A computed fold for a 1467-nucleotide RNA from a metagenome, annotated as small-subunit ribosomal RNA. Rfam family: Bacterial small subunit ribosomal RNA. The prediction has a mean pLDDT of 84.
[in-house]
RNA sequence: AGAGUUUGAUCCUGGCUCAGGAUUAACGCUGGCGGCGUGCAUAACACAUUCAAGUCGAACGGAGCUAUUCCUUCGGGGAUAGUUUAGUGGCGGACGGGUGAGUAACGCGUGAGCAACCUGCCCUUUUGUGGGGGAUAACGACGGGAAACUGUCGCUAAUACCGCAUAACCAGGUAGUACCGCAUGGUACAGCCUGCAAAGAUUUAUUGCAAAAGGAUGGGCUCGCGUCUGAUUAGAUAGUUGGUGAGGUAACGGCCCACCAAGUCGACGAUCAGUAGCCGGACUGAGAGGUUGACCGGCCACAUUGGGACUGAGACACGGCCCAGACUCCUACGGGAGGCAGCAGUGGGGAAUAUUGCGCAAUGGGGGGAACCCUGACGCAGCAACGCCGCGUGAAGGAAGAAGGUCUUCGGAUUGUAAACUUUUGUCUUCAGGGAAGAAGAAGUGACGGUACCUGAGGAGGAAGCUCCGGCUAACUACGUGCCAGCAGCCGCGGUAAUACGUAGGGAGCGAGCGUUGUCCGGAAUUACAGGGUGUAAAGGGUGCGUAGGCGGGUAUGCAAGUCACAUGUGAAAUACCGGGGCUCAACUCCGGGGCUGCAUGAGAAACUGUAUAUCUUGAGUGCAGAAGAGGUAAGCGGAAUUCCUAGUGUAGCGGUGAAAUGCGUAGAUAUUAGGAGGAACACCAGUGGCGAAGGCGGCUUACUGGGCUGUAACUGACGCUGAGGCACGAAAGCGUGGGGAGCAAACAGGAUUAGAUACCCUGGUAGUCCACGCCGUAAACGACGGAUACUAGGUGUAGGGGGUAUCGACCCCCCCUGUGCCGGAGUUAACACAAUAAGUAUCCCACCUGGGGAGUACGACCGCAAGGUUGAAACUCAAAGGAAUUGACGGGGACCCGCACAAGCAGUGGAGUAUGUGGUUUAAUUCGAAGCAACGCGAAGAACCUUACCAGGGCUUGACAUCCCCUGACGGCUCUAGAGAUAGAGAGUUCCCUUCGGGGACAGGGAGACAGGUGGUGCAUGGUUGUCGUCAGCUCGUGUCGUGAGAUGUUGGGUUAAGUCCCGCAACGAGCGCAACCCUUACGGCUAGUUGCUACGAAAGAGCACUCUAGCCGGACUGCCGUUGACAAAACGGAGGAAGGUGGGGACGACGUCAAAUCAUCAUGCCCCUUAUGUCCUGGGCGACACACGUACUACAAUGGCGUCAAACAGAGGGAAGCAAGGCGGCGACGCGGAGCAAAGCCCUAAAAGGCGUCUCAGUUCAGAUUGCAGGCUGAAACCCGCCUGCAUGAAGUCGGAAUUGCUAGUAAUCGCGGAUCAGCAUGCCGCGGUGAAUACGUUCCCGGGUCUUGUACACACCGCCCGUCACACCAUGAGAGUCGGUAAUACCCGAAGUCAGUAGCGUAACCGAAAGGGGCGCGCUGCCGAAGGUAGGAUUGAUAAUUAGGGUGAAGUCGUAACAAGGUA
Repeated sequence: AGAGUUUGAUCCUGGCUCAGGAUUAACGCUGGCGGCGUGCAUAACACAUUCAAGUCGAACGGAGCUAUUCCUUCGGGGAUAGUUUAGUGGCGGACGGGUGAGUAACGCGUGAGCAACCUGCCCUUUUGUGGGGGAUAACGACGGGAAACUGUCGCUAAUACCGCAUAACCAGGUAGUACCGCAUGGUACAGCCUGCAAAGAUUUAUUGCAAAAGGAUGGGCUCGCGUCUGAUUAGAUAGUUGGUGAGGUAACGGCCCACCAAGUCGACGAUCAGUAGCCGGACUGAGAGGUUGACCGGCCACAUUGGGACUGAGACACGGCCCAGACUCCUACGGGAGGCAGCAGUGGGGAAUAUUGCGCAAUGGGGGGAACCCUGACGCAGCAACGCCGCGUGAAGGAAGAAGGUCUUCGGAUUGUAAACUUUUGUCUUCAGGGAAGAAGAAGUGACGGUACCUGAGGAGGAAGCUCCGGCUAACUACGUGCCAGCAGCCGCGGUAAUACGUAGGGAGCGAGCGUUGUCCGGAAUUACAGGGUGUAAAGGGUGCGUAGGCGGGUAUGCAAGUCACAUGUGAAAUACCGGGGCUCAACUCCGGGGCUGCAUGAGAAACUGUAUAUCUUGAGUGCAGAAGAGGUAAGCGGAAUUCCUAGUGUAGCGGUGAAAUGCGUAGAUAUUAGGAGGAACACCAGUGGCGAAGGCGGCUUACUGGGCUGUAACUGACGCUGAGGCACGAAAGCGUGGGGAGCAAACAGGAUUAGAUACCCUGGUAGUCCACGCCGUAAACGACGGAUACUAGGUGUAGGGGGUAUCGACCCCCCCUGUGCCGGAGUUAACACAAUAAGUAUCCCACCUGGGGAGUACGACCGCAAGGUUGAAACUCAAAGGAAUUGACGGGGACCCGCACAAGCAGUGGAGUAUGUGGUUUAAUUCGAAGCAACGCGAAGAACCUUACCAGGGCUUGACAUCCCCUGACGGCUCUAGAGAUAGAGAGUUCCCUUCGGGGACAGGGAGACAGGUGGUGCAUGGUUGUCGUCAGCUCGUGUCGUGAGAUGUUGGGUUAAGUCCCGCAACGAGCGCAACCCUUACGGCUAGUUGCUACGAAAGAGCACUCUAGCCGGACUGCCGUUGACAAAACGGAGGAAGGUGGGGACGACGUCAAAUCAUCAUGCCCCUUAUGUCCUGGGCGACACACGUACUACAAUGGCGUCAAACAGAGGGAAGCAAGGCGGCGACGCGGAGCAAAGCCCUAAAAGGCGUCUCAGUUCAGAUUGCAGGCUGAAACCCGCCUGCAUGAAGUCGGAAUUGCUAGUAAUCGCGGAUCAGCAUGCCGCGGUGAAUACGUUCCCGGGUCUUGUACACACCGCCCGUCACACCAUGAGAGUCGGUAAUACCCGAAGUCAGUAGCGUAACCGAAAGGGGCGCGCUGCCGAAGGUAGGAUUGAUAAUUAGGGUGAAGUCGUAACAAGGUA
């Protein structure tokens, strides 16, 4: 410090996710030791039991015990000393310890103030401590009660209680002086009057007590500033705000009360609601920040819930009291007792948090003069890997690279120096011995603890796991599984070869831990102060006026709030940082230092901001002089057109559409002429022209009226900019009332279209559109661009005004201001683009945004007559949604071009019969594959057996075939028997080759196991081969350049071509694969060579090679020549010559790639599967079935023909030895007999056919030949299923073929025959060959396919794309809902405990007064105000739940349509 994820790829925006750190943690697996820390976050839930606050006999009187002593009536009594202590009394129980419920508050933090206060114990100073009195616990007696406890009578003490005396620098009153202060006032001095104290104990010392002053410590109160969220909480408040007076308090104060006034708080967020103890700090972060408040420390609050006071220096009191409520316990039922949020511990809750331990030895606290006592504070120990830190589980050597495991290409690799083995060490552990510091202070005193530590011994012995290994992210293989099981933080893995699941081996990381989960910060500049944005990604308010607020021109002077710098105080300690020290190190801890960015105060500075005063004119405004304008409001006027009415002319249609129909019209329409009525809108001018803030404004005239512009510089003198709330305006549609209504036209009706058509089209047509008044308040209210000011190159239009030059001067030219457009540089931008009218550079103010969906929805509130508007969430769900640009693909987008693509033609297919292939069906089987073009006379160049893969039956199991081992033997062939055959048995007969004589080889039989075998699966695991786009002209690269980039350029453009063919131009220059050419063939010629060919010979022989021909080498054609056009090009057109002319014809040749195209059944091959069978052998059957459907062909339907006959004319290319076969003979014929010749330019197949003549005369025929019968022929073991051919007979459909559709542009189509492969036999198929031999092409509008450029795109699996809504089903969360059940905070009223306060007629009463009576004072009782809990009531608010209901979301394969994306087929 970044990374993954939207896309085919790119840049951007933007969310989601990860890597880091932390944790009072928990869970899973595992677990050796030690040190230091930490340990109920949930139920402030309930608590059994022990302990946690007592102490003082030097305050007091008793009582008990012990010792000594005295007296004694021996029962006992007294004194002294010691000791124990219930009670009275004093001090302490307000500290220490716990918890975080409440609290949004002067509660906390920070800084001030108290001239408005208190302070026990402690310290300092001054003074005093005189003299009296009356009681009461304990105790005794008698009672009550279950208990808790308590009553009456009697006795007694004090440092308990109460008067009196004395006293001030104390308190109160009163009149002064001086000084000081921000006000009330304070301080000092001094006069007078009045009032107020005390306690003793022990005794050598001392220590108490009382009054006063001061200090210290601790508290109380007040104030400035800071301190969470919500405005879907906007108004709150009656003791409320203030005053006067009285009361109360330690003290100020509505703190309380009476009266008076009507204030006080609030958009700088009151009130209300929700949440929360606050801080030092802690975690994180570069920081700023964000989160947090466990442990330690400070403050606060609370102590079962609520209320209350008492005592006291201090409490409204955790281990005190009273009352009320809930709960628990005891009870004799009458009454009582209790409060672990102290330490342990229990139950419960929970994912989860410890021992009913030891000690007061240390530190600290209470009491005491002290000894000492108490102390669950504290010091220690126990439990828990809960955290941090440290250590160990050994170290060195050791290659036969052992065994085993795993993988393997079978060679090996890896685990791996790892182990074994050798040598060695001893941390921890175990045992034994010694043994602390912590103790202050001379001695004594240690829970921890026989602990830490030290020494010795023994022995590698007792001590390693967890997670991960697709990318992010370090680390890979095998097997299993087969969208299953499962994984997953995100992207995503898994559908038979998974580095992603599970296991194993190996590896990576960390290590007594490792992972997971939760939470916080970071990364996230993803709330942006530092440090973001708003044209199109989310985001500028519809527009103006204007309030508060924010910001604001020049000069001068003052002040000093902000600002800057200095000083002082404070900012506790701990933490953190730096430097040192102590535990062996570290964690931990101690010391020192700086710092704690803050607040307050004092004294300074005066540039800037602020403020005050004065002044200026340039910002702003006013005046004056001009001109422009659909600016606004109102009234009036005008013509054209539509429609309607009246009348005339006139006759059969009009109208409308893609085509029609509805509609109108013989009752006279449409058309046309004249007249009239009425409403609405204003053609031309008209213009990216004008005006207005926006919405918006368009005939003409008039009236009223707003704003802007130019010029001038007379006036004011910063008067300005922006603008939350607020106010006003605000298209269309809509609403209300009343008018108006020609045209147009939602709804509606009808006609069409359509599968449907609640639409698009047509005919009608009502609201509405128009006017007046009043609402509504929204729009893609858009320049998707808030307003203002200043600055920053230019060029060119246009509208308004002004100026300059020219004697005058319309024009022209130049300059300035204002508005409105275009182009463009810098700059900006993700890009597109913007660019003086900024989206540039700056300043100020306002508004708005923070992933998509849910949703601009729900609820609430406000506005509205309603429709609805404004404000505006959440649950849930997804990993994207989006912007710009790129390359493709696509378009019922555009432009250009090509092709038998259309058109022009010729012949067909589709109809018939047959052949053949396919589907379907059938079957025991009808083997398998091929499936739009690009499957279907295809694999198959030939299924009777074989083939054959299928079926039935019968057999074999190392096998029909290959290699290896052992034994035996030649093998083979022949005959017979059984059988359907395979096979089995029998018989006769035969006796391989080499040899070093050991044996070996080939072959066969038998045997065992390795293995064979598979046309079994997967063409979506593959190789190879093939089809197709397409013989279409394309597909790319290097360097350079442009772009952030994907990419572009080149390859686009202008011409041209069959062609990315060539030329020209050009930020491109070159190159490669394709095109073309090179190859074969054909067309002409030359040369050479000639036998089997040919021949000038009557024939043959012979001869020859001129010709035909054969087959080898050359030549020839290149737009080369001429002309025209073209750009002086490329090229095109025409011509000459030539056998051939513009690639001459044909073939082979197929770029980058596409279709997971075809083939595992040609072959090869991975993996899987079968192994007495999915292998192999045999016989028979099937592949040939047949209601049908389709493809491809053949033959026809006839006269361009059939039949007969005639002469017999003219080919090419092939084949032939298990072959082709002549002549001859037989047969009507197929064919048979026979066999010359020929391994072929030699012989044979081999006859070519279409042709000529005659006849038939338009018929189901003298057409056509299917089907069937009979008789034959051939091949072959064998023609039944199931071959071909011949003869005779039979003589079906069919008379030119619907919709639709195919081929072909010249030696082509059409037509005619011939040959070959396969093959025993079997072609209408296939592959070839030649003969005869046309028609037509104007042209590119349309159909199909393709190419280039361009455009749009929401497509990229690429239009066979994408995608929307209803309905149906399942699940989820939410809203509404008759209601129902709770919570909370207030309000009103009732009741009114305890208790303070107040009153008091009753009762009681020791101290004081009084001679007494009595009084004073006090208590009880009673009454009153207040008052908790409780009750009643109506609302408010919040939650749960509910029949039903509404929309939303999610969900591999549901239904209906096709709304959007292309002109998406109606933009």